[in-house]
Transfer RNA from a Patescibacteria group bacterium, 73 nucleotides, folded computationally. Rfam family: tRNA. By type it is a transfer RNA. NCBI's taxonomy places the organism under Bacteria, Bacteria candidate phyla. The coordinates come from a structure-prediction model, not an experiment, and the mean pLDDT is 82.

RNA sequence: GCCGGCGUAGCUCAGUGGUAGUAGCAGGGUCUUCAUAAGGCCAAGGUCGCAGGUCCGAGUCCUGCCGCCGGCA
Numbered sequence: 001g002c003c004g005g006c007g008u009a010g011c012u013c014a015g016u017g018g019u020a021g022u023a024g025c026a027g028g029g030u031c032u033u034c035a036u037a038a039g040g041c042c043a044a045g046g047u048c049g050c051a052g053g054u055c056c057g058a059g060u061c062c063u064g065c066c067g068c069c070g071g072c073a
């Protein structure tokens, strides 16, 4: 330099165009216990890497850039 994949909550991820984006773990509250662990319940936590474009509508499609991983040279 070229090709491919990935980037969504503190961490691991779902969501492949339809209008306020999932879940688990961690952290917080609460129930249970003499107490702890385990378990149940509740709430909170998101400018979806950045910028532009297409569309009535974009986390999703397109372009550029940034970062990570792999391959080729």
Stems, first nucleotide, its partner, number of pairs: 001072007010025003018056001028042004049065005